[in-house]
The RNA shown here (Lysine riboswitch aptamer) has 176 nucleotides and comes from Asaccharospora irregularis DSM 2635. Lineage of the source: Bacteria > Bacillota > Clostridia > Peptostreptococcaceae > Asaccharospora irregularis.
RNA sequence: GCCUAGGGUAGAGGCGCUAUAAUUAAGAGUAUCUAAUUGGAGCUUGCAAGCUUAGAUGAUUAGAAAAAGGAAUUAUAGCCGAAGAAAAUUUGUUGGCAGAUGAAUUUUCUGGUUUUACAUAUAAUAUGUGUAAAACUGUCACUUGAAAGUAAUUUAAGUGGUGAGCUACAAGGUUA
Numbered sequence: 001g002c003c004u005a006g007g008g009u010a011g012a013g014g015c016g017c018u019a020u021a022a023u024u025a026a027g028a029g030u031a032u033c034u035a036a037u038u039g040g041a042g043c044u045u046g047c048a049a050g051c052u053u054a055g056a057u058g059a060u061u062a063g064a065a066a067a068a069g070g071a072a073u074u075a076u077a078g079c080c081g082a083a084g085a086a087a088a089u090u091u092g093u094u095g096g097c098a099g100a101u102g103a104a105u106u107u108u109c110u111g112g113u114u115u116u117a118c119a120u121a122u123a124a125u126a127u128g129u130g131u132a133a134a135a136c137u138g139u140c141a142c143u144u145g146a147a148a149g150u151a152a153u154u155u156a157a158g159u160g161g162u163g164a165g166c167u168a169c170a171a172g173g174u175u176a
Stems, first nucleotide, its partner, number of pairs: 001174004008169004014080001016079009032064007042051002046097002083110012111137011138162009
């Protein structure tokens, strides 16, 4: 130096990723329920079922009055393909069916963050997700410059690539 090796151990990136719990705001004086008045035939999610002239949907007044998903902060835990998304298969829960929702495996894409535009979810201009573009940043290779220097090395800029990557260490085999 090469192979075992897309291996093992330990690490780095940063408004880094994810989960759980508590608190808080918003959701909202909304949905909904009760009473009165008005009104006069439909209401109901796609089907079915159901409610309704013994007065539905709606509207007004009065009283009572939520929740979910998402968000912020703090703490804890697990981590650096952390994780996210799409598709397929299997399976659980729920449902009258349709459907909704959770988990596992496989395949594909994405290094990370931010901003903008469009689309989508949502009460929302918060926020999430997807696509595209741009900026910043990590890392590697090459080129040029600078400091010291025999070299190795450090650092700045430029170009290009991107995680099955990068850095360090160790074992076995083999070659010089």
Rfam family: Lysine riboswitch aptamer. Gene Ontology term of the family: lysine biosynthetic process. From the family's description: Riboswitches are metabolite binding domains within certain messenger RNAs that serve as precision sensors for their corresponding targets.